[in-house]
Overview: This is a predicted structure of a 93-nucleotide RNA (c-di-GMP-I riboswitch aptamer) from Paenibacillus riograndensis. NCBI's taxonomy places the organism under Bacteria, Bacillati, Bacillota, Bacilli, Paenibacillus. The RNAcentral record of the sequence draws on Ribocentre. The coordinates come from a structure-prediction model, not an experiment, and the mean pLDDT is 86.
RNA sequence: UUGGAACAAGGGCAAAUCCGUACGAAAGUCGGAGACGCAAAGCCACGGGCCUACUUCAUCCGGGAGGGAUGUCAGGGCAGCCGGGCCGCUCAA
Numbered sequence: 001u002u003g004g005a006a007c008a009a010g011g012g013c014a015a016a017u018c019c020g021u022a023c024g025a026a027a028g029u030c031g032g033a034g035a036c037g038c039a040a041a042g043c044c045a046c047g048g049g050c051c052u053a054c055u056u057c058a059u060c061c062g063g064g065a066g067g068g069a070u071g072u073c074a075g076g077g078c079a080g081c082c083g084g085g086c087c088g089c090u091c092a093a
Base pairs, nucleotide, nucleotide: 001093002092004091005090012038013037017033018032019031020030022029023028036080042086043085044084046083047082048081049078050077051076054075057071058070059069060068061067
C1' cells in the first nucleotide's frame, strides 16, 4: 500500500426480546440482562432512503377554547439500509 480475509492468536461490538422511579411528544436514545449477527456492527446525518410529527401550514368539526379530526412539514431520529468522508487491531500478499 490493498475491490485482500483462507488460517492463527488475543480481544471488541451486540439484533430480536425482557427489565427500568432514566431521557423524549414520538421515532428513538441511555443503562442492565441477552447473543441474531458483524473485519470496521469504530466515528461523522454530507447524498439517497426510512421512521417519527411536539411544532408549522392547510382544510374540516365545534357557540367557543390554551378543544378535536385529517393531511402536510425536520429545527428530531436511524451509521446494524445503501453510498461517501475520517480513523483503526491482527493476519496475508